[in-house]
Molecule: FMN riboswitch aptamer (RFN element)
Organism: Roseovarius pacificus
RNA sequence: CACUGUUCUCAGGGCGGGGCGGAAUUCCCCACCGGCGGUAUGGGGCCAAUCGCGCCCCGAGCCCGCGAGCGCUCCGGCCCCAUGGCCGGGGGUCAGCAGAUCUGGUGAGACUCCAGGGCCGACGGUCAUAGUCCGGAUGGAAGAGAACGCCG
Numbered sequence: 001c002a003c004u005g006u007u008c009u010c011a012g013g014g015c016g017g018g019g020c021g022g023a024a025u026u027c028c029c030c031a032c033c034g035g036c037g038g039u040a041u042g043g044g045g046c047c048a049a050u051c052g053c054g055c056c057c058c059g060a061g062c063c064c065g066c067g068a069g070c071g072c073u074c075c076g077g078c079c080c081c082a083u084g085g086c087c088g089g090g091g092g093u094c095a096g097c098a099g100a101u102c103u104g105g106u107g108a109g110a111c112u113c114c115a116g117g118g119c120c121g122a123c124g125g126u127c128a129u130a131g132u133c134c135g136g137a138u139g140g141a142a143g144a145g146a147a148c149g150c151c152g
Stems, first nucleotide, its partner, number of pairs: 001152001004149007016030004031132002033121002035066004042058005047052001061119002069097002071094001072091008101117005123135003
């Protein structure tokens, strides 16, 4: 250095002001937030034989893909008997929900840079409709890292 295994650690942010109202962090006006991997014309750094089409680090909520959640499905229990409902648990195949970006500029090249405008955000709960409150969750997880081992 490449192969491969075990264990451990880490792994999500945000309602501040005003309005209406009996009641809203849920509606309306202004505000605030952006998980993980990839991609890169931006930013920073390195050069000891190599100043290069070089190497390293960072860099997209809406480009590609992934995750949690819901759906779905399986198992158990209960209710009901109608192939319906409720509760708990497993799976993560399917991809149904799984969202949302345009205009102008620069340039060989940008949905990633610069400028401007726009848009999106599981489920259950609630004196009133929630990306921001409460809950499942002291959970799970994309993945990131460390230690030790295996083989060459």